[in-house]
Context: one part of a larger RNA
């Protein structure tokens, strides 16, 4: 100069506190670790790995195993030689298929010549040599590109001048003030830039214009363009900056509210399995095809989840009220069949016009009366349905039966400050099918912040060191 201290000072953030929901116990889902297998493909491991690469492993995927197979190869470019009984090949023959064999058949395209069953050249196909292809084979400690983190934390540096023998220091310190290295005084420093904030999307209020499918004439709604908030105005308090209290006036008051944006830099973090790419391996295999299996195993132990123990609730019947999304290989009405999962049907819809599509929680009434129950719903037998070639290994859903642990969870630990937590549905991507996950949407709609002593993270200054 840092970097560290169970050093000091000052400040901050759901960090503690103060409250609400929770996890940690139970069933099940999912990922992990362990073990086990032929194989359980790899690959992320403290915060920053475990519902994470994977917005979706029955074949495919697929990278792994077993077992058949092919060998210029599934795939690209070139070269040199062949190609008429050659390639090649419906049907047939081994086979799981891949693949290997074979009789009938059997030559495609241009251009030139000559002339019509000829020749010759170039393309294409295959066959045979070689060039090489190929590799999800190893090294993120060889690497671009991307990404995680501190951290959206207020910091990180420059140039000229000054100070220092020099490392270097000043600036960037210090009074005050900020979400903020924000501003402002002071002041050997002056001024820059990378940050912050503004600028950008999106919401909230108004104006103006336009109007099909929306609406019904001005509302709402969509789309375009504009307005509006700056601590602008008043009081008081402190004044340099600005802050603090209150007020007016507004649809919104002090960053309105959300987003998107992530400085130098750290961790030889993470990714050679998204790509791309140095070397190194490998070349009848570590390539590449094909059947089947595993990527789901199951004594276990850890994550991250949904369901629940129940009366602020189960049940059963009326009712009522959204937003945002997606549809042509797609969404599929009405009607009708079944108790249902769904089936028949096929209207409209390339969509503000048709459909997906009844939201659920909520109100109403009515049964249940505190029980392992009309709580809970696992597991397990059975008819079924739907996707697909194909649901044994291994899908997702209905009907009947069945009805397990669970009576609020020990030491600990997490989110969250308001249209938030909590609760309740609803799209949507990924997809043939398969969602408790993930992105989104809107419906009900709170407690509680005295305050910084402590725990934890972090800045700014100081001390202290045997530490770079």
């Nucleotide at each position: 100069u840092g970097a560290c201290g169970g050093g000091g000072g000052c400040c901050c953030g759901c960090a503690c506190a103060a409250g609400c929901a929770g996890c940690g116990g139970a069933g099940c889902g999912u990922g992990u670790g362990g073990u086990u297998u032929a194989a359980u493909u790899c690959g992320a491991u403290a915060c920053u790995a475990c519902a994470c690469g994977a917005a979706g492993a029955a074949c495919c995927u697929u990278a792994c195993c077993a077992a058949g197979g092919c060998u210029u190869g599934a795939c690209a470019u070139g070269u040199c030689g062949g190609u008429a009984g050659u390639a090649g090949g419906a049907a047939u023959c081994c086979g799981a298929a891949a693949g290997g064999g074979c009789a009938a058949c059997g030559a495609u395209u241009c251009c030139g010549g000559u002339u019509u069953a000829c020749c010759g050249g170039a393309a294409a196909g295959c066959c045979g040599a070689c060039a090489c292809a190929g590799g999800u084979g190893c090294u993120a400690c060889a690497u671009g590109g991307c990404u995680g983190u501190c951290g959206u934390c207020a910091g990180c540096u420059c140039g000229u001048g000054c100070c220092g023998u020099g490392a270097g220091g000043u600036g960037u310190u210090g009074g005050g003030u900020u979400a903020a290295g924000u501003c402002u005084c002071a002041u050997a420093a002056c001024g820059a830039g990378c940050g912050c904030a503004a600028c950008c999307c999106u919401u909230g209020u108004c104006c103006u214009g336009u109007g099909u499918u929306a609406a019904u004439u001005u509302c709402u709604c969509a789309c375009a363009g504009g307005a509006g908030a700056c601590a602008g105005c008043c009081c008081a308090g402190a004044a340099a900056a600005u802050c603090u209290g209150g007020g007016a006036g507004g649809a919104a008051g002090g960053u309105g509210a959300g987003g998107a944006u992530g400085a130098c830099g750290u961790c030889a973090a993470g990714u050679c399995a998204g790509c791309a790419u140095g070397g190194c391996c490998u070349u009848u295999a570590u390539g590449c095809c094909u059947u089947g299996g595993g990527c789901a195993a199951c004594a276990c132990a850890c994550a991250c989840g949904c369901c629940a123990c129940a009366a602020u609730g189960g049940g059963u019947g009326g009712u009522a009220c959204a937003a945002a999304g997606g549809g042509c290989u797609g969404c599929g009405a009405a009607a009708g069949a079944g108790c249902g999962a769904u089936c028949u049907g096929g209207a409209g819809c390339u969509a503000a016009u048709c459909c997906c599509a009844u939201a659920a929680a909520g109100c109403c009434a009515c049964c249940c009366u505190c029980a392992g129950u009309u709580c809970g719903g696992a597991u397990u037998g059975u008819a079924g349905g739907c996707u697909g070639a194909a649901a044994c290994u291994c899908g997702c859903c209905u009907g009947c039966a069945u009805g397990a642990a669970g009576c609020c969870g020990g030491a600990g630990u997490u989110g969250c400050u308001a249209g938030u937590a909590a609760c309740c549905g609803c799209a949507g991507g990924u997809c043939a099918g398969c969602a408790u996950a993930c992105u989104g949407c809107g419906g009900u709609g709170a407690a509680u912040a005295c305050g910084u002593u402590c725990u934890c993270g972090g800045g700014c200054c100081u001390u202290g060191u045997a530490c770079a």
About this RNA: Predicted 3D model of a 468-nucleotide part of an RNA (small-subunit ribosomal RNA, 3' major domain) from an uncultured bacterium. The prediction has a mean pLDDT of 81.